Large-subunit ribosomal RNA, domain VI from Candidatus Portnoybacteria bacterium CG_4_9_14_3_um_filter_43_11, 250 nucleotides, folded computationally. The organism belongs to Candidatus Portnoyibacteriota, within Bacteria. Model confidence (mean pLDDT): 87 of 100. Rfam family: Bacterial large subunit ribosomal RNA.

[in-house]
Context: one part of a larger RNA
RNA sequence: CGUUUGAUACUUGAGGGGGCUCGUCCAUUGUACGAGAGGAUCCGGAUGAACAAACCUCUGGUCUGCCAGUUGUCCCGCCCGGGGCAUUGCUGGGUAGCUAAGUUUGGAAGAGAUAAGCGCUGAAAGCAUCUAAGCGCGAAGCUUUCCCCAAGAUGAAGUAUCUUAGAUUGGUGGGAGAUGACCACCUUGAUAGGCCUUAGGUGUAAGUCCCGUAAGGGAUUCAGCCGAGAGGUACUAAUAAAUCGUUUCA
Numbered sequence: 001c002g003u004u005u006g007a008u009a010c011u012u013g014a015g016g017g018g019g020c021u022c023g024u025c026c027a028u029u030g031u032a033c034g035a036g037a038g039g040a041u042c043c044g045g046a047u048g049a050a051c052a053a054a055c056c057u058c059u060g061g062u063c064u065g066c067c068a069g070u071u072g073u074c075c076c077g078c079c080c081g082g083g084g085c086a087u088u089g090c091u092g093g094g095u096a097g098c099u100a101a102g103u104u105u106g107g108a109a110g111a112g113a114u115a116a117g118c119g120c121u122g123a124a125a126g127c128a129u130c131u132a133a134g135c136g137c138g139a140a141g142c143u144u145u146c147c148c149c150a151a152g153a154u155g156a157a158g159u160a161u162c163u164u165a166g167a168u169u170g171g172u173g174g175g176a177g178a179u180g181a182c183c184a185c186c187u188u189g190a191u192a193g194g195c196c197u198u199a200g201g202u203g204u205a206a207g208u209c210c211c212g213u214a215a216g217g218g219a220u221u222c223a224g225c226c227g228a229g230a231g232g233u234a235c236u237a238a239u240a241a242a243u244c245g246u247u248u249c250a
Base pairs, nucleotide, nucleotide: 001152006162007161008160009159010158011157015149016148017147018146021049022048023047024046025045026044033038051106052105053104054103055102059100060099061098062097066093067092068091069090070089071086072085073084074083075082076081110144111143112142117137118136119135120134166244167243168242169241170186171185172184173183174182191237192236193235194233195232196231197230198229200226201225202224207220208219209218210217211216
């Protein structure tokens, strides 16, 4: 821009894409078969491999400053307590998020038409013959069934509601994200920040007191501190507004 009034929400599915894999064990059964050695099909059940998708409850990884410890050096006048730099100085842990080696799920079953093949009935050709007329079975393959996209499917679909509805700019943001886009919210408000409570992490802060000559230890203290998590709370910021939509339909 089109879909010929405009708009919101929800669908249909022409068409396209994906997927389609392979074992082992149990039972049937030491059965059929076979002199024996050996040794099944079909149906049923269980459990895996690789692959794929989603997810983070568990097991782990990461988590560049969340917590603690610690070395050297410089600084905060000194002690104490801290800060900077040294690969994030190094080390031990680690929330959210992201992840696999973790968790869950999947391939199927079914239907239709068939291939090779196997048949029924059956003439030409008094017989025979699956074929010439007619009818049936039959595959991981084909069309479906399962998942995803999908009305620019110009053949431009449908349903419900509204007829000035609605949309955008702008702002606060994230289950989204390179930018657009998408989604939530904009005071009739929990959208983000702050604050409170809490999950969770770290592991018992500082100060004071006690013990010890001291290094140090103990009590206060499961303390103190804390990024992303959860709940709550308008304290701060989402203000104010503008633009498009108003004619080709009636």